Context: one part of a larger RNA
RNA sequence: GAUUGAACGCUGGCGGCAUGCUUUACACAUGCAAGUCGAGCGGCAGCGCGGGGGCAACCCUGGCGGCGAGCGGCGAACGGGUGAGUAAUGCAUCGGAACGUGUCCCGUAGUGGGGGAUAACUCAGCGAAAGCUGGGCUAAUACCGCAUAUGCUCUACGGAGGAAAGGGGGGGACCCGCAAGGGCCUCCCGCUAUGGGAGCGGCCGAUGUCCGAUUAGCUUGUUGGUGAGGUAAAGGCUUACCAAGGCGACGAUCGGUAGCUGGUCUGAGAGGAUGAUCAGCCACACUGGGACUGAGACACGGCCCAGACUCCUACGGGAGGCAGCAGUGGGGAAUUUUGGACAAUGGGGGCAACCCUGAUCCAGCCAUGCCGCGUGCGGGAAGAAGGCCUUCGGGUUGUAACCGCUUUUGUCCGGAAAGAAAAGGCAUCCCCUAAUACGGGGUGUCCUUGACGGUACCGGAAGAAUAAGCACCGGCUAACUACGUGCCAGCAGCCGCGGUAAUACGUAGGGUGCGAGCGUUAAUC
Numbered sequence: 001g002a003u004u005g006a007a008c009g010c011u012g013g014c015g016g017c018a019u020g021c022u023u024u025a026c027a028c029a030u031g032c033a034a035g036u037c038g039a040g041c042g043g044c045a046g047c048g049c050g051g052g053g054g055c056a057a058c059c060c061u062g063g064c065g066g067c068g069a070g071c072g073g074c075g076a077a078c079g080g081g082u083g084a085g086u087a088a089u090g091c092a093u094c095g096g097a098a099c100g101u102g103u104c105c106c107g108u109a110g111u112g113g114g115g116g117a118u119a120a121c122u123c124a125g126c127g128a129a130a131g132c133u134g135g136g137c138u139a140a141u142a143c144c145g146c147a148u149a150u151g152c153u154c155u156a157c158g159g160a161g162g163a164a165a166g167g168g169g170g171g172g173a174c175c176c177g178c179a180a181g182g183g184c185c186u187c188c189c190g191c192u193a194u195g196g197g198a199g200c201g202g203c204c205g206a207u208g209u210c211c212g213a214u215u216a217g218c219u220u221g222u223u224g225g226u227g228a229g230g231u232a233a234a235g236g237c238u239u240a241c242c243a244a245g246g247c248g249a250c251g252a253u254c255g256g257u258a259g260c261u262g263g264u265c266u267g268a269g270a271g272g273a274u275g276a277u278c279a280g281c282c283a284c285a286c287u288g289g290g291a292c293u294g295a296g297a298c299a300c301g302g303c304c305c306a307g308a309c310u311c312c313u314a315c316g317g318g319a320g321g322c323a324g325c326a327g328u329g330g331g332g333a334a335u336u337u338u339g340g341a342c343a344a345u346g347g348g349g350g351c352a353a354c355c356c357u358g359a360u361c362c363a364g365c366c367a368u369g370c371c372g373c374g375u376g377c378g379g380g381a382a383g384a385a386g387g388c389c390u391u392c393g394g395g396u397u398g399u400a401a402c403c404g405c406u407u408u409u410g411u412c413c414g415g416a417a418a419g420a421a422a423a424g425g426c427a428u429c430c431c432c433u434a435a436u437a438c439g440g441g442g443u444g445u446c447c448u449u450g451a452c453g454g455u456a457c458c459g460g461a462a463g464a465a466u467a468a469g470c471a472c473c474g475g476c477u478a479a480c481u482a483c484g485u486g487c488c489a490g491c492a493g494c495c496g497c498g499g500u501a502a503u504a505c506g507u508a509g510g511g512u513g514c515g516a517g518c519g520u521u522a523a524u525c
Stems, first nucleotide, its partner, number of pairs: 001525004006521005013373006020365001021331001026329003030326003035074003040071002043067002047065003050061004081284003090209007099201003104197008112146001114144002121136006152161003166189006174183003210256003217247003222244008259281004263274004286307005309320004337363001339362003345359001346357004376405004386397004411461005419452001424446008469514005474495003480509005490497002
């Protein structure tokens, strides 16, 4: 000199854009942060409509809109947080072969016929509660056989094994049915098997990746082989047997410290330091361990066990996990609102309408940082008064005062966005089709949707009005005098000042530097 996620002191007008627990991976009150689908299912607790009864209060009725709880599906493995652990099961770069993959895309082949349960519900019972038990009824895209098998799996090559689920919209003839409706046709969403792809993930190798030798030897599933097991998959991954190997001064082992990288800061560079925000990867979710479900987890807001802690209890037994967003206590020099909205972007579910989304977008707080603007502009010498200094002549404050003008900002009044394109309706064309139905695609047109926000921005009004401080002035280092003090009080980054004329302490006048900041402290180069 540059820099900072800074803090402290004094001061503080506005705007834009960013950033904001670096410390206790300390403990957490409260609310919210993952739901959705009635076009999978049986149903109907509550609400609205319709129907019936009743003078009325009201009662009955799944018939309709819809829908609590339940069965079922998908999601909950993403998104969000943190950096404890980890010196290599990590990360970065470059390679590799023995793998998996829900949803998505492109193919191929199917989607036939049956069965038995169970929750909800109801009845009975236990418990303070959390909750639980037994009897009975019922459905499915829940569950299980049978048939079929292009391809698939196993094979001793003879053969053997193995699948599915339906739901919704529309329709001219024809058929069944009293009707509702169904067959039939068609479109869409699904389902099953299998092949390929995309993206994603698992695994292996090489090279690089902090300090300590006042850590020199380490290792027995250890190193390799064979058989077996196991995994989606190679492999001591596991196990039995066999061999005795493997690593190490090119630093093994041990100890300490630490998430890694793109990057960031500094520097002419080489390098040094660092790893907040943003992006990629990893690890963790009260502490330790374990598996279940699933395409995917050994799972932050799932389960089980153990432990510590907190809470409820009728003392028998139960409940919990903010390193999600806010917020509280504590720790600390120190770090924000218990805000708004799903309008946009994205995610989950759904045919869709839509619902959910503390992701996200916004607003709030803080000069924490960067950038921009302002606190006026022009004229004006009697160089007034006052202050300070003085050699008493004067010097300086100082164009300051004063006069005129302007109105950024601020205040008031009025107007007022872009961010919104879709989805949806109508018309028309194309595809599908028996079809002007349905469904899909294109074009035109119409309507609707904004948290921010009556905000940005624009126009107008009055009025210099609403806006300057901080540090320093001995040398380094730009800037000097007076008074007070008298080795005292004090200053100080280094040298050093202060013991009676202190440009070095304190105050005042003046000056210098930076400026909504300035200085100090801490840290890095």